[in-house]
RNA sequence: UCUGAAAAGGGCAAACUUGUUGAAAAGCAAGGACGCAAAGCUAUGGGCCUAACCGUUUAUAAAAACGAAUGGCUGCCAGGCUGCCAGAC
Numbered sequence: 001u002c003u004g005a006a007a008a009g010g011g012c013a014a015a016c017u018u019g020u021u022g023a024a025a026a027g028c029a030a031g032g033a034c035g036c037a038a039a040g041c042u043a044u045g046g047g048c049c050u051a052a053c054c055g056u057u058u059a060u061a062a063a064a065a066c067g068a069a070u071g072g073c074u075g076c077c078a079g080g081c082u083g084c085c086a087g088a089c
Stems, first nucleotide, its partner, number of pairs: 001088004011036002016031006034075001040081003044078003047073003054067005
């Protein structure tokens, strides 16, 4: 530097359930394992989710529809930073 076929020590934890925070998306904790060799960190580019606030329209009693991140997702794809074990060079 490349690779993850075999082996060892191990690691993480989807759906779902419970509790909790939140307007929501989602986060956190516990249980639970579908998967993961960076499923470690980072919202930088793209992508996706949500719409409290805001804007427009309708209604005008409450509210509804649409638009749109200052909210999220790194277990969607790239970029950046770091790293265990083994093998090959």

About this RNA
This is a predicted structure of an 89-nucleotide RNA (c-di-GMP-I-GGC riboswitch aptamer) from Niallia taxi. Taxonomically the source falls in Niallia (Bacteria, Bacillota, Bacilli, Bacillaceae). Rfam family: c-di-GMP-I-GGC riboswitch aptamer. Its family is annotated with cyclic-di-GMP binding in the Gene Ontology.